RNAcentral holds the sequence, with entries from ENA.
The RNA shown here (transfer RNA) has 71 nucleotides and comes from a Chloroflexota bacterium.
The source organism's lineage runs through Bacteria, Bacillati and Chloroflexota.
Its Rfam family is "tRNA". Rfam classes the family as a transfer RNA.
Its mean pLDDT, the model's own confidence on a scale to 100, is 82.
RNA sequence: GUGGCCGUAGCUUAACGGCAAAGCUCCUGGUUGUGGCCCAGGCGAUGCGGGUUCAACUCCCGCCGGUCACC
Numbered sequence: 001g002u003g004g005c006c007g008u009a010g011c012u013u014a015a016c017g018g019c020a021a022a023g024c025u026c027c028u029g030g031u032u033g034u035g036g037c038c039c040a041g042g043c044g045a046u047g048c049g050g051g052u053u054c055a056a057c058u059c060c061c062g063c064c065g066g067u068c069a070c071c
Base pairs, nucleotide, nucleotide: 001070002069003068004067005066006065007064010024011023012022013021018054026042027041028040029039030038047063048062049061050060051059
């Protein structure tokens, strides 16, 4: 350089074009002599810019980053 794949919460992953979900982590409370386990609740996210659409994490274009293959 060319082609493919990927980018969603602190981490790992979901999400027919129609309210962004869960596990771990974190915070608060309960439980406990303390801590852990457990129980209840809570905070927190769509890489960036455009386009299509009534409506975009999802489709299209460009950019950025990662990864694989080829040279």